[in-house]
Context: one part of a larger RNA
RNA sequence: UUGGGCAUAAAACAUUUGUCGGUGGCUUUUUAUGUACCCCGUCAAAUCCCUAGGAUGAACCCUGGAUAGGUGUUGGAAGCUACCAUGAUGGACUAUGGUAGGGUCAUAGGGAAUUUACAGUGGAGCAGUGUAAUUCUUAGUGCUAAAAAAGAACAUCAAUGGUGAAAUAACUCUGUUGGGAUGACACUGACACUCAGAGAAGAAAUCUAGGGGAGCAAAUGGGAUUAAAUACACCAUUAGUUCAAUCUGUAAACGAUUGAUACUAGGCAUUGUGCAUAUCGAACCAUGUAGUGUUGUAUCAAACACAUUAUGUAUCCCGCCUAGGGAGUACGUUCACAAGAAUGAAACUA
Numbered sequence: 001u002u003g004g005g006c007a008u009a010a011a012a013c014a015u016u017u018g019u020c021g022g023u024g025g026c027u028u029u030u031u032a033u034g035u036a037c038c039c040c041g042u043c044a045a046a047u048c049c050c051u052a053g054g055a056u057g058a059a060c061c062c063u064g065g066a067u068a069g070g071u072g073u074u075g076g077a078a079g080c081u082a083c084c085a086u087g088a089u090g091g092a093c094u095a096u097g098g099u100a101g102g103g104u105c106a107u108a109g110g111g112a113a114u115u116u117a118c119a120g121u122g123g124a125g126c127a128g129u130g131u132a133a134u135u136c137u138u139a140g141u142g143c144u145a146a147a148a149a150a151g152a153a154c155a156u157c158a159a160u161g162g163u164g165a166a167a168u169a170a171c172u173c174u175g176u177u178g179g180g181a182u183g184a185c186a187c188u189g190a191c192a193c194u195c196a197g198a199g200a201a202g203a204a205a206u207c208u209a210g211g212g213g214a215g216c217a218a219a220u221g222g223g224a225u226u227a228a229a230u231a232c233a234c235c236a237u238u239a240g241u242u243c244a245a246u247c248u249g250u251a252a253a254c255g256a257u258u259g260a261u262a263c264u265a266g267g268c269a270u271u272g273u274g275c276a277u278a279u280c281g282a283a284c285c286a287u288g289u290a291g292u293g294u295u296g297u298a299u300c301a302a303a304c305a306c307a308u309u310a311u312g313u314a315u316c317c318c319g320c321c322u323a324g325g326g327a328g329u330a331c332g333u334u335c336a337c338a339a340g341a342a343u344g345a346a347a348c349u350a
Stems, first nucleotide, its partner, number of pairs: 004321003008303001015200003021194003026087001028085001031082001034080001035077001037075001040072004049065002053061002091191001092188001094186001096183002099180001103177001105175002108172002110154001114150003120144001125136001208245001210243002215241002220236003259316005266295009324349002332343004
């Protein structure tokens, strides 16, 4: 390279918007780009292959001949592709009715708990552990009722549940704003799918310079344990955790499963919404659609398992993989304040 793959074996970018590009539903025409076809030309000789002959059946020499394929001219064909127009509506979009939701942002408010300070009562322990000790405490601990301050987080409801592209998002009210599903079927009429590069947002930790600092707590100190104990358990405590602004751009960023479309048995549960039925009302029963789960045929799979939310059957686009180590290292480049991130080898080994 041909080819084969990507849940767990190497391999789906952590997510999304979207440009170039690639691909693209139905009907009727035009042209003839691709496509398939006829004739003709051409692709030196030698070589290879087939065939006839020669050298004492060989190698070798030599006669004749191709097939397939490429390419060019001419000619016709019009199924598919492309092009030119045309029409329709199922894909897609818009408008419209009601609707569910911890989706986003902002303001305001709330109570429980914790800690601290103040004062009252009271008088010896408290705290901690496997056992202890360090620690706190007669300068009054702990316990206890009242009133006060601070910061951070929001019990129950809560679920196999809902929302968001992902990261994530939950006390309550109000405002603001994005998206979704559904109903009727009004509008446009293929306007679609995917997407290199590029942009956006992106847990925790870290960085910069400011606020804030209750609890928790890397580092650090101490007391223990131990042969040692740079640990586990204990005491104390700093960065940090928090807020507003900036940076970083990574996670087992996981469903270890890219996105879109179509097709392929069911059962049960549940969320949103529609219709029908029932009723005083609800539930039950019947049924459609969009999710979320569970179980299970066919299929597929090395097995485990997956199974209309596919790992099945097909099409399209992008990304990625090619034994283990060396190595996500070195060098170079780009980005970053730095820490580092992205890209990413080879020798050698075996």